[in-house]
Context: one part of a larger RNA
RNA sequence: GCCGGCGAGUUACGCGGCGCGGCGCGGUUAAGUCCUUGCGGGACGGAGCCACAGCGAAAGCAAGUCCGAACAGGGCGCUGGUCGCACCGCGUAGACCCGAAACCGGGUGAGCUACCCAUGGCCAGGGUGAAGCCCCGCGAAAGCGGGGGGGAGGCCCGAACCGGUGUCCGAUGCAAAGGGCUCGGAGGAGCUGUGGGUAGGGGUAAAAAGCCAAACGAACCCGGAGAUAGCUGGUUCUCCCCGAAAUGCAUUGACGCGCAGCCUCGGAGGCUCGGAUCCGGGGGUAAAGUCACUGGAAGGGCCAGGGGCGCCAGCGCGCCCCCAACCCAUCCAAACUCUGAAGCCCGGAUCCCACGACUCCGGGAGUGAGACGGUGGGGGUCAAGCUCCAUCGUCGAGAGGGAAACAGCCCAGACCACCGGCUAACGGCCCCGAAGUCCGGGCCCAGUGUCGCCGAGAAAGGCGGUGGGGCCGCGGAGACAGCCAGGAGGUGGGCUCUCAGUAGUCACCCUCCAAGGAGUGUGUCACAACUCACUGGUCGAGCGGUCCUGCGCCCACAAUGGAGCGGGGCUAAGCCCGGCGCCGAAGCCGUGGACGCCGCGCCUGAGCGCGGCGUGGUAGGGGAGCGUUGGGAGCGCGGUGAAGGCCGACCCGCGAGGGCAGCCGGAGCGGUCCCAAGUGCGAAUGCCGGC
Repeated sequence: GCCGGCGAGUUACGCGGCGCGGCGCGGUUAAGUCCUUGCGGGACGGAGCCACAGCGAAAGCAAGUCCGAACAGGGCGCUGGUCGCACCGCGUAGACCCGAAACCGGGUGAGCUACCCAUGGCCAGGGUGAAGCCCCGCGAAAGCGGGGGGGAGGCCCGAACCGGUGUCCGAUGCAAAGGGCUCGGAGGAGCUGUGGGUAGGGGUAAAAAGCCAAACGAACCCGGAGAUAGCUGGUUCUCCCCGAAAUGCAUUGACGCGCAGCCUCGGAGGCUCGGAUCCGGGGGUAAAGUCACUGGAAGGGCCAGGGGCGCCAGCGCGCCCCCAACCCAUCCAAACUCUGAAGCCCGGAUCCCACGACUCCGGGAGUGAGACGGUGGGGGUCAAGCUCCAUCGUCGAGAGGGAAACAGCCCAGACCACCGGCUAACGGCCCCGAAGUCCGGGCCCAGUGUCGCCGAGAAAGGCGGUGGGGCCGCGGAGACAGCCAGGAGGUGGGCUCUCAGUAGUCACCCUCCAAGGAGUGUGUCACAACUCACUGGUCGAGCGGUCCUGCGCCCACAAUGGAGCGGGGCUAAGCCCGGCGCCGAAGCCGUGGACGCCGCGCCUGAGCGCGGCGUGGUAGGGGAGCGUUGGGAGCGCGGUGAAGGCCGACCCGCGAGGGCAGCCGGAGCGGUCCCAAGUGCGAAUGCCGGC
């Protein structure tokens, strides 16, 4: 891992509800006693319980009573029960099952390890050479120097022994800590044997929360014990009907729970719901505002107030600046409104719809992490697949078609069958690949594009790419472009150390002329040279500028090979405008069938027939069934072969399942009705076994 077996809402008591039943001139017994053949049944037993009257704190009163002065008012009342069985739910119990980390009690541990006590054992060899001692020398002495001898030291090197520094190997290992090389201590705070001691909030500790028998921030074993687990996981057959929520308030509350909301089932009411139209109300959003209020913004005028300067002996005068209020012209606002919609909300009337609308009462829930999209807003960076509200949709719980793929986008809501038809999509029709190589007109030359939106798209800026349009100017008195020619004189203008049109600076005149700047660029050290403006000629019909606009171009960059049309490919199979057709889904239609609800008819009836409507579905509510084990009643089968097994393409049932045939098997088993459950497995890192 697979297969097989086992594996989870039970039981007792109490309470509520629903269904069914008994009794109701209330209902019912409990313990116990008696009877009885098979431990089940029957009888007795009225103690007790519920009901029969309520109200008040109570005295108390009573179909009433309490508050109250009240014969105002108001609160609670003015009977319809009880016992049992099944089911649903709740409570108390372990209470659907498995699961802690932990807490407490009583014990077991120091044969591992920590420390201590007692008593033993062990430490090759080499080196260094302290003190005390002796001798010699010196010295007054204290003492100093030399030699000898001596053998100290948590001394040195290094085996045993103890350790464990670095690295390599080793990771289902040789080993639940090892091996190789290397390294530290090695006469000491040394190592070690044996015996003994200290015990769990306790020991021991040269202290790490280390160690206390291979996991110690509180050992292990058993018990309390099925601790508790607002947490995670799991929870077993079928079909039918309906079908949520991810919100509000509160919470030592936030992944929990209570109440409400939303779902379901039963009962009661019977159109009250919803939609359309009309009528009557509500209010201050969008928009808007000669901005009327509150504020903001900014220009001008005027002018209180303030500042400065000047004049002045003083009074005061003049000028400049700032500037409230006011006036003129202008703009803005969520917390501005003289105005003010659409929509929304409330009420009324009429009509439509009604077959899962509405209201009330009662039983059962689940949900209370939502997600994305459109729209209106708050926060944020007018960021986020961001966050918080509102409203609608989808997903959630929704399959199908489209978007290449793609919960939340577009289309559309899947009862079943069909090798029938029609359509939907901000979906397509050349091939992959169903349907147009369809029709008319225009555009693009960039493979731009062939992508609905989009972190796969793009900006500022640029384009004599090209299409459409408006306006202005020039043009047969000849424009524009090209070509031919001229482009001069004062003068090398002045300034400046040099610069002559052409470094810079100032000025920018006059003449000749068809025209020619005190000069548009290149150039020189400075000149020269070339060129332009400007003019004539040649040529002969359009040329130039500006604005708006369509398509396109550059800008444009990422990491494995292309790699952002889904691919091939396409110059239409791209883009824009117009048109006709077709394809395309579980939508709609057709044919047949199943089930549910409603209505009608028949009928004794849960039955039959017809018609209408419906049948996606998680949590969840409701209904109807299948099967397993055992029991009761009654009926059957079986050696001419029970159960069980293998196998089948057969029959019945929507299905769970039930039959039937063949083979194996060899002794029990089944149908019907009722009852009772250790009653259905694929999942729980489930448990046990096999392979």